The RNA shown here (transfer RNA) has 72 nucleotides and comes from Gekko kuhli. Rfam family: tRNA. Gene Ontology term of the family: triplet codon-amino acid adaptor activity. By type it is a transfer RNA. The sequence is in RNAcentral, with records from ENA.
Order: sequence, then structure tokens, then C1' cells
RNA sequence: GGGGCUGUAGCUCAGUGGUAGAGCAUUUGAUUGGAAUGCAGAGGGUCCCAGGUUCAAUCCCUGGCACCUCCA
Repeated sequence: GGGGCUGUAGCUCAGUGGUAGAGCAUUUGAUUGGAAUGCAGAGGGUCCCAGGUUCAAUCCCUGGCACCUCCA
């Protein structure tokens, strides 16, 4: 320098053109003599950035950035 993959909650990851979810973590309640486990709730996201297409974009297209990887 070129090709490819990935980018979504604090972490690990789903998701699909119609206003985003799980597990863990945090927190509240109930329970306990007090904890842990289990139970019932809650909070937390401009979906990497900028444009484009569309009535509507996390999703499709273009460019950029970052990580990983292959070739040279």
C1' cells in the first nucleotide's frame, strides 16, 4: 500500500427498513437474626463519524476513523 471482518447499555453479544433487546454487572423492594442464592421491579443507548437513497435507516449505498486479520 491492497483485500476482508467487526464497530449496538459499564462488559459479552443478539437484532432487523417501521422509534433496540438478552445475560452478567449497578440499584430498589420483599425474604433472613444477618448474609448468600433464588424472587419481583428500576435506571442506564443521539446503535463509531459524516453524507446519500427512502414516507421512514441501527439495518441499504458512498466516504472516513478505529480494532483484528490476510497478501505484498
Record summary
The source organism's lineage runs through Eukaryota, Vertebrata, Tetrapoda, Gekkota and Gekko.